This is a predicted structure of a 72-nucleotide RNA (transfer RNA) from a Patescibacteria group bacterium.
RNA sequence: GCUCUUGUAGUUCAACGGAUAGAACGUAGGUUUCCGGAACCUAAGAUAGAGGUUCGAUUCCCCUCAAGAGCA
Numbered sequence: 001g002c003u004c005u006u007g008u009a010g011u012u013c014a015a016c017g018g019a020u021a022g023a024a025c026g027u028a029g030g031u032u033u034c035c036g037g038a039a040c041c042u043a044a045g046a047u048a049g050a051g052g053u054u055c056g057a058u059u060c061c062c063c064u065c066a067a068g069a070g071c072a
Stems, first nucleotide, its partner, number of pairs: 001071007010025004018055001027043005048064002051061002
């Protein structure tokens, strides 16, 4: 330099183009306990950035950025 893959809560992962973007772990609060742990209940928390297509985009297209793989 060329080609391909990936980018979503703090972490690991979901989500036919369509309902309020979900789950587990973690975090905070509560119940319980002499205290803690465990258990149960509740809450907060995310689509890498900019455009385009579409009635509607996490999803499709283009560019940029970042990470990874292959070739040279």

Rfam family: tRNA. By type it is a transfer RNA.